[in-house]
Predicted 3D model of an 82-nucleotide RNA (ZMP/ZTP riboswitch aptamer (pfl RNA motif)) from Chelatococcus caeni. It was read from a public genome assembly, where an Rfam model found it. Rfam family: ZMP/ZTP riboswitch aptamer (pfl RNA motif). Rfam links the family to the GO terms one-carbon metabolic process and regulation of purine nucleotide biosynthetic process. NCBI's taxonomy places the organism under Bacteria, Pseudomonadati, Pseudomonadota, Chelatococcaceae, Chelatococcus.
RNA sequence: AUCGUGCUGCGUGACUGGCGGGAUGAGAUGGGGAACCAUCGGGGAGCGCAGCACUCUUCCGCCGUCCGCCUGGGCCAACUCC
Repeated sequence: AUCGUGCUGCGUGACUGGCGGGAUGAGAUGGGGAACCAUCGGGGAGCGCAGCACUCUUCCGCCGUCCGCCUGGGCCAACUCC
């Protein structure tokens, strides 16, 4: 010095569904008819950059809502192929 880890800031940001219960509410309105679309609101991992600290950490997954049952996605990592 680099890689890596943690924190902070900025930018960007996929995905954000259905039913029921309970709160008196994190959903509301319209459309569709299944588990989706649009707008608003509320969440949000990840990616990039910068700064600080560190060489122990770290990983054995992460992301939407108070809970339950479901549905469908996205992201990160490892390997393989094109």